[in-house]
Context: one part of a larger RNA
RNA sequence: UUCUGUGGUUGCUAUAGUAGGUAGUCCAAUCGACCCGUCUUGAAACACGGACCAAGGAGUUUAGCUUAUGCGCAAGUCAAUGAGUCUUACGAAACUCAAAGGCGAAGUGAAAGUAAAGGUCCUCUUGAAGGGCUGAGGUGAGAUCUGUGAUGCAGCAGUUUUAUGUUGCUAGCAGCGCAUCACCGGCUCGUCCCAUUAUUUUUAAUUGGGGCGAAGCAAGAGCGCAUAGGCUGAGACCCGAAAGAUGGUGAUCUAUGCUUGUGUAGGAUGAAGCCAGGGGAAACUCUGGUGGAAGUCCGUAGCGAUUCUGACGUGCAAAUCGAUCGUCAAACAUGAGUAUAGGGGCGAAAGACUAAUCGAACCAUCUAGUAGCUGGUACCCACUGAAGUUUCCCUCAGGAUAGCUGGCCCCUUAAAACUGAUUUAUCUGGUAAAGCAAAUGAUUAGAGGUACUGGGGGAGUAAUUCCCUCAACCUAUUCUCAAACUUUAAAUGGGUAAGAUGUCAAACUCGCUUAACUGUAGUUUGACAUAGAUAGUUGGGGCCAAGUGGGCCAUUUUUGGUAAGCAGAACUGGCGCUGUGGGAUGAACCAAACGUGGAGGUAAGGUGCAAAACGAAGCGGUUAUCAGACACCACAAAAGGUGUUGGUUGAUCUAGACAGCAGGACGGUGGCCAUGGAAGUCGGAAUCCGCUAAGGAGUGUGUAACAACUCACCUGCCGAAUCAACCAGCCCUGAAAAUGGAUUGCGCUGGACCGCUUGACCUAUACUCCACUGUCGUGGUAUUUGCCAAGGAUGCCACGACAAGUAAGUGGGUGACAUGGUAAGCCUUGAAGCUACAGGUGUGAACCUGGGUGGAGCUGCCAUGUGUACAGAUCUUGGU
Numbered sequence: 001u002u003c004u005g006u007g008g009u010u011g012c013u014a015u016a017g018u019a020g021g022u023a024g025u026c027c028a029a030u031c032g033a034c035c036c037g038u039c040u041u042g043a044a045a046c047a048c049g050g051a052c053c054a055a056g057g058a059g060u061u062u063a064g065c066u067u068a069u070g071c072g073c074a075a076g077u078c079a080a081u082g083a084g085u086c087u088u089a090c091g092a093a094a095c096u097c098a099a100a101g102g103c104g105a106a107g108u109g110a111a112a113g114u115a116a117a118g119g120u121c122c123u124c125u126u127g128a129a130g131g132g133c134u135g136a137g138g139u140g141a142g143a144u145c146u147g148u149g150a151u152g153c154a155g156c157a158g159u160u161u162u163a164u165g166u167u168g169c170u171a172g173c174a175g176c177g178c179a180u181c182a183c184c185g186g187c188u189c190g191u192c193c194c195a196u197u198a199u200u201u202u203u204a205a206u207u208g209g210g211g212c213g214a215a216g217c218a219a220g221a222g223c224g225c226a227u228a229g230g231c232u233g234a235g236a237c238c239c240g241a242a243a244g245a246u247g248g249u250g251a252u253c254u255a256u257g258c259u260u261g262u263g264u265a266g267g268a269u270g271a272a273g274c275c276a277g278g279g280g281a282a283a284c285u286c287u288g289g290u291g292g293a294a295g296u297c298c299g300u301a302g303c304g305a306u307u308c309u310g311a312c313g314u315g316c317a318a319a320u321c322g323a324u325c326g327u328c329a330a331a332c333a334u335g336a337g338u339a340u341a342g343g344g345g346c347g348a349a350a351g352a353c354u355a356a357u358c359g360a361a362c363c364a365u366c367u368a369g370u371a372g373c374u375g376g377u378a379c380c381c382a383c384u385g386a387a388g389u390u391u392c393c394c395u396c397a398g399g400a401u402a403g404c405u406g407g408c409c410c411c412u413u414a415a416a417a418c419u420g421a422u423u424u425a426u427c428u429g430g431u432a433a434a435g436c437a438a439a440u441g442a443u444u445a446g447a448g449g450u451a452c453u454g455g456g457g458g459a460g461u462a463a464u465u466c467c468c469u470c471a472a473c474c475u476a477u478u479c480u481c482a483a484a485c486u487u488u489a490a491a492u493g494g495g496u497a498a499g500a501u502g503u504c505a506a507a508c509u510c511g512c513u514u515a516a517c518u519g520u521a522g523u524u525u526g527a528c529a530u531a532g533a534u535a536g537u538u539g540g541g542g543c544c545a546a547g548u549g550g551g552c553c554a555u556u557u558u559u560g561g562u563a564a565g566c567a568g569a570a571c572u573g574g575c576g577c578u579g580u581g582g583g584a585u586g587a588a589c590c591a592a593a594c595g596u597g598g599a600g601g602u603a604a605g606g607u608g609c610a611a612a613a614c615g616a617a618g619c620g621g622u623u624a625u626c627a628g629a630c631a632c633c634a635c636a637a638a639a640g641g642u643g644u645u646g647g648u649u650g651a652u653c654u655a656g657a658c659a660g661c662a663g664g665a666c667g668g669u670g671g672c673c674a675u676g677g678a679a680g681u682c683g684g685a686a687u688c689c690g691c692u693a694a695g696g697a698g699u700g701u702g703u704a705a706c707a708a709c710u711c712a713c714c715u716g717c718c719g720a721a722u723c724a725a726c727c728a729g730c731c732c733u734g735a736a737a738a739u740g741g742a743u744u745g746c747g748c749u750g751g752a753c754c755g756c757u758u759g760a761c762c763u764a765u766a767c768u769c770c771a772c773u774g775u776c777g778u779g780g781u782a783u784u785u786g787c788c789a790a791g792g793a794u795g796c797c798a799c800g801a802c803a804a805g806u807a808a809g810u811g812g813g814u815g816a817c818a819u820g821g822u823a824a825g826c827c828u829u830g831a832a833g834c835u836a837c838a839g840g841u842g843u844g845a846a847c848c849u850g851g852g853u854g855g856a857g858c859u860g861c862c863a864u865g866u867g868u869a870c871a872g873a874u875c876u877u878g879g880u
Stems, first nucleotide, its partner, number of pairs: 035050004051880006059377001061234013076103003081098005107114002118134006124127001137184005145175004152169006186217002188214008197205001237376002240373001244366006255340009266298003269294001273290007302327003307323002310321002342358001344354002379813006389402001391400003403548002405545007417537003421534002423498006433488001434486002440482003445477001447475003453471007502528008512519001551575004556570005580591003595772006605762003608746003614759001616758006622751001628748001639733003643730010660717005666690003672684002696711001700709002773803009814869001816866008825858002833853003837850005
């Protein structure tokens, strides 16, 4: 080195199988769980939109302004106009030049106009002149920078350890002080006042001082382009009126007029006139005929349309059909022609009709009219996160303004700064309470009092006389009150202060002030650091901008109201914007606020079962033919109860009570009056004495009046507790409503009820610990080592805190289409698309791979640009 064998490992292919992963679908069970969008304080709502699918469908473009950022040039800048050069796929670009122009570099004033330190020196044409030199104020704060620099820190040398030496850094101290801010001073213009200078007085002007005004100066910062946010004008995020204007078209429907045509059975009634006969002196009248009038009657055709509120009611029909009904010789019906036209016509008038349109037709245009109003408004993640209040408005369904909120920027960071806190000091106040023997106002009751006043009365001829009495009045008391009374007077509040911008000292300035270098104010300089209460924390400033400007609830205070889930306020906290555990259920109550998982112990509330956890323990109460059962809260009162329990007060009782049974309950006397009568007991006034153990001039029944019975009171038997009034626990009554019914249900009675006490246990997204994700912050990291990792600071490492969220803001990502570049990209060895085929990655929007299908184009990355993302709009079109 080659060959062979064996073993191991790895890759590929095929077959079979096991376990696991993953995706979809179906069935069953347990726990949780109401339908989205929307307006709203509040929606699962008996509030509205929504059958389903596909495609389309809404903050755009431009001009101006403004703020921020980036880039170019800069006291300038720009190139749209013109000319030229070079080019042409992009490309009408690009490049060069030019003078005008825009904005800026100077303002101010109505304008004529005027116009932004000063100082000093020189000259001659002695002027509002020219020239030379110099020159932009002060105080305080102030990024940075400079100097010095430790006894502090670090390195090196040295040393047994110290000591020591050296290098660097820092604290501290000192200095120059940017931008910017505050104050003082100066300058320019306008206006007013005072003074001044020169001229010949007016005019006009110079200089100086002062008051007021300016969008000014004070060693420039702008111009152009781009991007983002916002505002305004334009259709201005999209859809949507009722209206308004201009110009036309209509009288084939219908309204009315005119012209000219056509049409309208049968019957009834029987006007005037006329005739005949009768009556009458006559006027005239009566009877019978004839006659055929009439906006006359019945009724057909026609025209209409009352009732059935009939039929029909996706019809025969966008007004019809049937029966019934009105009119029917006329103000009749109707054909043709013609006239009247939109603020106009026509109208026997109904706002009727004017082409299915009429309290102002139809068509086109202005016009994408406007809408403070309704509806809708499209991918993901992360961070922050509201308001319904102030002021103004022809303002109350809306705006502007401030507030609340976000983003960006600057300075500051270890006590100089700040605080919804406390303490100390000091100021402020007139509520609560209290007071009315204090003011004001209200108000009860007696007591004392003299004179006047008023009412009544007595004595008196009378009196401004005397006496009595009532009231007013006075005095000292007494009772009760006040949002618009108060001497007094809280608590809780509000302001200020707790030091360097301070304290002290010296000198200086002044036209103010003082008798006065007196005072005030200011200027300059110096000295002083225990940083001047506690606790906690970084704090301060600027620019731009959204949303909001309907609120609601609870404890407490409070106004109106009989009250209200009523209306209006205050403080605080909530809901709105917010889930979680509990209150069965639930916007707001109780507990507690939330990244993703795991473990442990809790809160509120619970522990018979539904249903996680003691049919726990101890002591009481309660029986309900309507028991009771947990804050907000889902009701029950006054009044009652010999239901039961506990208590307070006052009585009785072994000298024998209470209750029960039994006995007595008398006499004067039928008391007096009154009465027809009244003897204890209709009524009135009185209500003694005797005998007794005790017995009322009588507690009731009763009689015409008596009688009789009974009670109070006394006694016997009995033998130990008894009675009354009141208070308050549970229970009961009070307590009646419409489908059957709700301590959540079942059910529960030495409790699973009510009150009190004591343990154990259950469980929230709250608390503790661990791991991970994100955001923010701090520190480190470009020499090696080390780290992630295979080129990286937009990174990597370590540590810490935080994480709810509607409207809204900001940041970072995903997807679609197109263009330029790039990948010497992919592709008939199979692009795009499709796929209830099989998988993977990402918090997510989404992306990637394999298989199948398909048959010709397609993609990543870096940029650029949008007609760029749908569930809703009674959205549009199509389909089911």

A computed fold for an 880-nucleotide part of an RNA from Pogaina sp., annotated as large-subunit ribosomal RNA, domain II. Rfam family: Eukaryotic large subunit ribosomal RNA. The family is grouped with related families in Rfam's "LSU clan". On this family, see Yusupov et al., Science 2001: "Crystal structure of the ribosome at 5.5 A resolution". Its mean pLDDT, the model's own confidence on a scale to 100, is 80. The source organism's lineage runs through Eukaryota, Metazoa, Platyhelminthes, Rhabditophora and Pogaina.